[in-house]
RNA sequence: GCGCGUGUAGCUCAGCCGGUAAGAGCGCAGAUCUUAUAAGUCUGAGGUCGAUGGUUCGAGUCCAUCCACGCGCA
Numbered sequence: 001g002c003g004c005g006u007g008u009a010g011c012u013c014a015g016c017c018g019g020u021a022a023g024a025g026c027g028c029a030g031a032u033c034u035u036a037u038a039a040g041u042c043u044g045a046g047g048u049c050g051a052u053g054g055u056u057c058g059a060g061u062c063c064a065u066c067c068a069c070g071c072g073c074a
Base pairs, nucleotide, nucleotide: 001073002072003071004070005069006068007067010026011025012024013023019057028044029043030042031041032040050066051065052064053063054062
């Protein structure tokens, strides 16, 4: 340099063929329980879905360019 893949919460990931108010587990905070801690139970916070444009009535999802990471080729 070329090709392919991945990028969604602090971490690991789901989101099927574009359509309701973006989710799960772990973690975090609070409450409950306990002499106390852990575990359990309940509640909650946390995301401009890598960036910028485009298509569309409507984009996490489709298209283009760029960025980061991974794999292959040279």